[in-house]
Context: one part of a larger RNA
RNA sequence: CGCAGGGUAUUUGAGGAGAGCUGUUCCUAGUACGAGAGGACCAGAAUGGACGAACCGCUAAUGUAUCAGUUGCGACGCCAGUUGCAUAAGCUGAGUAGUUAAGUUCGGAAGAGAUAACCGCUGAAAGCAUCUAAGUGGGAAACUCACUCCAAGAUAAGAUAGCCAAGCGCAAGCGAGAAAUGACCGCGAGACGAGCGGUAAGAUAGGCCAGGUGUGUAAGUGCUGUGAAGUAUUGAGCAGACUGGUACUAAAGAUUGAUAAUUAGU
Numbered sequence: 001c002g003c004a005g006g007g008u009a010u011u012u013g014a015g016g017a018g019a020g021c022u023g024u025u026c027c028u029a030g031u032a033c034g035a036g037a038g039g040a041c042c043a044g045a046a047u048g049g050a051c052g053a054a055c056c057g058c059u060a061a062u063g064u065a066u067c068a069g070u071u072g073c074g075a076c077g078c079c080a081g082u083u084g085c086a087u088a089a090g091c092u093g094a095g096u097a098g099u100u101a102a103g104u105u106c107g108g109a110a111g112a113g114a115u116a117a118c119c120g121c122u123g124a125a126a127g128c129a130u131c132u133a134a135g136u137g138g139g140a141a142a143c144u145c146a147c148u149c150c151a152a153g154a155u156a157a158g159a160u161a162g163c164c165a166a167g168c169g170c171a172a173g174c175g176a177g178a179a180a181u182g183a184c185c186g187c188g189a190g191a192c193g194a195g196c197g198g199u200a201a202g203a204u205a206g207g208c209c210a211g212g213u214g215u216g217u218a219a220g221u222g223c224u225g226u227g228a229a230g231u232a233u234u235g236a237g238c239a240g241a242c243u244g245g246u247a248c249u250a251a252a253g254a255u256u257g258a259u260a261a262u263u264a265g266u
Base pairs, nucleotide, nucleotide: 001153005164006163008161009160010159011158015150016149017148018147021049022048023047024046025045026044033038051107052106053105054104055103059101060100061099062098066094067093068092069091070090071086072085073084074083075082076081111145112144113143118138119137120136121135167174168173184198185197186196187195204250205249206248207246208245209244210243211242213239214238215237220233221232222231223230224229
């Protein structure tokens, strides 16, 4: 832009994409078969491999600044306490959320239809025979459905239910704002658009409060020790993403002016 008004929600499915794998063991049964050696079809069950999807409760990885420890050189006058650099983390030990696999759960199925090779029934041409000529049954991981996802630009542009709407004039022509979108605050959504949530009748984001969780007993002070230190206050202090609460902040709004696009008035 189109789908001849605008707009919201729910859909149909033409068509397309994905998936489709397979081992071993047990049972049937040491049965059928076979002199023996050996050793089944059919039917049933269990457990794997590879592949794929989702998820993060478990096991783990990461977690660039969440906590702690610590070396060297500086800064804050010194001590103490902090802080800068050593990586675009100085090094080290841990680690929430998130992301992830090596972790967890699940999947391939069952079934239907029409068939291939092939196996048949009835059966003539051709008094017999013959699965075929008329008729008719079975038959495969392949095919069409079935399972998962996309899907009306399917221009043949579909369907259903709410919502908004404004017409007037003989005519030339004149005249209008709605639903919704946008804007704004954001996100488990995202390259950008888009999607999703919120916008004061508000917990959408930040802040704050509380909790969780992480780190691991802060600083200061007292006590003990000549001292390095230890110990008490103290599971302390600090803390990104997590959970809940709370309108404190940011999303409410008002006025003025200008321009552009669309062109059907149902």

Background
A computed fold for a 266-nucleotide part of an RNA from a Synergistaceae bacterium, annotated as large-subunit ribosomal RNA, domain VI. The organism belongs to Synergistaceae, within Bacteria. Rfam family: Bacterial large subunit ribosomal RNA.